[in-house]
Context: one part of a larger RNA
RNA sequence: UCAUGGCUAAGGAACUAGGCAAAUUAGACGCGUAACUUCGGGAUAAGCGUCCCCCGCCUUUGGCGGGGCGCAGUGAAACGGCCCAGGCGACUGUUUAGCAAAAACACAGGACUCUGCUAAUUCGAAAGAAGAUGUAUAGGGUCUGACACCUGCCCGGUGCUGGAAGGUUAAGGAAGGGGGUUAGUCCGCAAGGACGAAGCUCUUGACUGAAGCCCCAGUAAACGGCGGCCGUAACUAUAACGGUCCUAAGGUAGCGAAAUUCCUUGUCGGGUAAGUUCCGACCUGCACGAAUGGUGUAACGAUCUGGGCACUGUCUCAGCCAUGAGUUCG
Numbered sequence: 001u002c003a004u005g006g007c008u009a010a011g012g013a014a015c016u017a018g019g020c021a022a023a024u025u026a027g028a029c030g031c032g033u034a035a036c037u038u039c040g041g042g043a044u045a046a047g048c049g050u051c052c053c054c055c056g057c058c059u060u061u062g063g064c065g066g067g068g069c070g071c072a073g074u075g076a077a078a079c080g081g082c083c084c085a086g087g088c089g090a091c092u093g094u095u096u097a098g099c100a101a102a103a104a105c106a107c108a109g110g111a112c113u114c115u116g117c118u119a120a121u122u123c124g125a126a127a128g129a130a131g132a133u134g135u136a137u138a139g140g141g142u143c144u145g146a147c148a149c150c151u152g153c154c155c156g157g158u159g160c161u162g163g164a165a166g167g168u169u170a171a172g173g174a175a176g177g178g179g180g181u182u183a184g185u186c187c188g189c190a191a192g193g194a195c196g197a198a199g200c201u202c203u204u205g206a207c208u209g210a211a212g213c214c215c216c217a218g219u220a221a222a223c224g225g226c227g228g229c230c231g232u233a234a235c236u237a238u239a240a241c242g243g244u245c246c247u248a249a250g251g252u253a254g255c256g257a258a259a260u261u262c263c264u265u266g267u268c269g270g271g272u273a274a275g276u277u278c279c280g281a282c283c284u285g286c287a288c289g290a291a292u293g294g295u296g297u298a299a300c301g302a303u304c305u306g307g308g309c310a311c312u313g314u315c316u317c318a319g320c321c322a323u324g325a326g327u328u329c330g
Stems, first nucleotide, its partner, number of pairs: 001325008010316002014314001019311001027051005036041001038146001052068007069073001081309007088301002093105002109144007121130003147296004152226003157223002159219005166214003172208002176204006184195004227245005254288001255285001266282005
């Protein structure tokens, strides 16, 4: 000097990003126990008292009365600190074996969609298997995530489902056309030349020709989207109201400086002597918003945020002790 324990006057969070760490509390019995609530809880809420020894009596694992000792009677050890408010997630659970345990995942519940059984779906060139020795109260996929109240408008785009009149359209088929070949015919004295049926063959090809696409509908708890400008009321301000442009439709209820607010430490109120955090409001929502769910919510949480009581070496500000290590001396 460090590490690990123990104690500390007065103060008691002044420490610090933050009460991190430490301290407090602690058992049993009796009493008592709020808001809120899904009536189960909350709750060991909070808070208060008693606990040892001796004697007597009684209805004798105990009760009542009387007495005694100590600073201290769950006399050591084991052995909850508590309260208020808010965010998120309903809950128990799961997770990054080895820096993250959470608001992430899951969840019961809700919804959409596919699937009639040789099911859909999945693995596999296939055989076959899972689904399932199941059968729509079943099985697969996707989204949401208890519960309460709800879940608005848009089908123009993309997707999906349905439709079949028309347009487009492949392979294939194919009337017809063109070319090659040559039995033959014609010309020529000959060499050769011209024409050329059938067959074979090359090529072209009107027309025919499904799904798909174009097209027509439906569908948003499918992917998604949900405006601008100008004027107007007898103070001012504001605009219930009007005009106009655009759109598929212009954001409804609810919430809102929010895990979302840039400007911003917005403004007002509360809490503090003093509060960029916190709580309650306001609404000017840069850029909330309804199962990519919206708003609430008792209970729950090694969750996050703010405040308070108790408590303390966290601190003012250090000191001492024990054990161990290092250094120095020997």
Molecule: large-subunit ribosomal RNA, domain IV
Organism: activated sludge metagenome